The prediction has a mean pLDDT of 83. Predicted 3D model of a 494-nucleotide part of an RNA (large-subunit ribosomal RNA, domain I). Its Rfam family is "Bacterial large subunit ribosomal RNA". The RNAcentral record of the full RNA draws on ENA.

Context: one part of a larger RNA
RNA sequence: CGCAUACGGUGGAUGCCUUGGCAGUCAGAGGCGAUGAAGGACGUGGCAGCCUGCGAAAAGCGUGGGGGAGCUGGCAACGAGCUUUGAUCCCGCGAUGUCCGAAUGGGGAAACCCACCCGCAAGGGUAUCCUGCAGUGAAUACAUAGCUGCUGGAGGCAAACCCGGGGAACUGAAAUAUCUAAGUACCCGGAGGAAAAGAAAUCAACCGAGAUUCCCUGAGUAGUGACGAGCGAACGGGGAACAGCCCAAAAGUCAUCAUGGUUCUAGCAAAACGGUCUGGAAAGGCCGGCCAUAGACGGUGAUAGCCCAGUAUGUGAAAGGGCCACGAUGAUGAAAUUGAGUAGGGCGGGGCACGUGAAACCCUGUCUGAACAUGGGGGGACCAUCCUCCAAGGCUAAAUACUCCUGACUGACCGAUAGUGAACCAGUACCGUGAGGGAAAGGCGAAAAGAACCCCGGAGAGGGGAGUGAAAUAGAACCUGAAACCGUAUGCGU
Numbered sequence: 001c002g003c004a005u006a007c008g009g010u011g012g013a014u015g016c017c018u019u020g021g022c023a024g025u026c027a028g029a030g031g032c033g034a035u036g037a038a039g040g041a042c043g044u045g046g047c048a049g050c051c052u053g054c055g056a057a058a059a060g061c062g063u064g065g066g067g068g069a070g071c072u073g074g075c076a077a078c079g080a081g082c083u084u085u086g087a088u089c090c091c092g093c094g095a096u097g098u099c100c101g102a103a104u105g106g107g108g109a110a111a112c113c114c115a116c117c118c119g120c121a122a123g124g125g126u127a128u129c130c131u132g133c134a135g136u137g138a139a140u141a142c143a144u145a146g147c148u149g150c151u152g153g154a155g156g157c158a159a160a161c162c163c164g165g166g167g168a169a170c171u172g173a174a175a176u177a178u179c180u181a182a183g184u185a186c187c188c189g190g191a192g193g194a195a196a197a198g199a200a201a202u203c204a205a206c207c208g209a210g211a212u213u214c215c216c217u218g219a220g221u222a223g224u225g226a227c228g229a230g231c232g233a234a235c236g237g238g239g240a241a242c243a244g245c246c247c248a249a250a251a252g253u254c255a256u257c258a259u260g261g262u263u264c265u266a267g268c269a270a271a272a273c274g275g276u277c278u279g280g281a282a283a284g285g286c287c288g289g290c291c292a293u294a295g296a297c298g299g300u301g302a303u304a305g306c307c308c309a310g311u312a313u314g315u316g317a318a319a320g321g322g323c324c325a326c327g328a329u330g331a332u333g334a335a336a337u338u339g340a341g342u343a344g345g346g347c348g349g350g351g352c353a354c355g356u357g358a359a360a361c362c363c364u365g366u367c368u369g370a371a372c373a374u375g376g377g378g379g380g381a382c383c384a385u386c387c388u389c390c391a392a393g394g395c396u397a398a399a400u401a402c403u404c405c406u407g408a409c410u411g412a413c414c415g416a417u418a419g420u421g422a423a424c425c426a427g428u429a430c431c432g433u434g435a436g437g438g439a440a441a442g443g444c445g446a447a448a449a450g451a452a453c454c455c456c457g458g459a460g461a462g463g464g465g466a467g468u469g470a471a472a473u474a475g476a477a478c479c480u481g482a483a484a485c486c487g488u489a490u491g492c493g494u
Stems, first nucleotide, its partner, number of pairs: 001493009015479001016443002020414002022411007029403002031157002039100003042055003046078001049075003061094006070082003105114003115126004128154003132150005161192001162190005172179001176226001202209002213240005223231002244395003247339001252332006259325007267315003273288005289306002291295001298308002344368008354380001375390005430437002450478001453465004
């Protein structure tokens, strides 16, 4: 040094576990904000720090309820206290609520600096824009602009869904320009719990239908298209849901209040098990018993209907909120003499599945420009016949879309290199000037019973005894403990 066997070290795979995730279902809620939000800074405890809570009234204050024996949040003890004169805890309402932040007195390098007015003080007020009202009031006579004050409102944030205004490129066409990607991404504005649309100047076809929206079908059809790549309807049929109205004043919608009902925001009650065996421990085996509108789930020293927490079922609200019905009041609807610079036309664009095409229809930048129900639009160039409808005013629930969020429940979903990036103090540590990027890291034991005391040692590290424990090769570098890798002992070989 090799091989073999045994025993170790290292290492952290595997197995088992789950506090965390993922995907959903059914309900709820669908907003918060100048009464100062979202998000933060700084404080706040008997005790240094972090998390959580709270705000100089600071892990809290008042009050109305619930509840009934323990409590002073977590890491996490110690100390000192509170509590049947009802604490801690849970729910409702209220009070307090530093500073920054739309941030709004002015400034500013956010959490800081500096003011003015009223008031003895405590404290209050002072941004901008819009609406309305009042006062004042130029050039300029009346006026108007402007200025001043007051009332009401707005501003900012938030996951997706929605409407509108703008609007790419990569890519595909196996190159590329029309085309496609796509009216997508993205930017801007606005709103709601939904939004938008909506009560035929619609379709249809000589029969008829009867607002809108969504789904299935029609149908990858008819079409469109460097007739390439591709794009791609409608009529009709079947469903979901249905609701109609107004313009000398309505359908409806909203707010507040009253009455009645219902529900949410704390809870409460609630059945029935013993013996014996094994074992560290019984919920396991055996024997016997019981409950069940409760044999869901979870916990308890192994596998518990009858131990605990629950579950079925029943029951409960002083206070606040939601919903429903009816009623009252108020607001909105609300603009306007039935729709004229409109319909239509020319030119240029856009939208329609439809790329200018034979291109109807809709919108309009520009130039034009009717009729007035004895009228007008449409039926895919256009004309006639026929049919059908009435534009240029307005409102309208439901069926539909979505989920930052709340509750309950589910899973031939994951089980710590998986599942969220994050099971753990994670958008942290760390990296970057910055935008931004972005980890690793779970498990002693049933219970800390977490090893008193002794010994070696540096008042060490580490270890040996003793002790605890079922187990300590479960000793905190802690369940199991694979492999690579490194040893010790023995045998054999060289």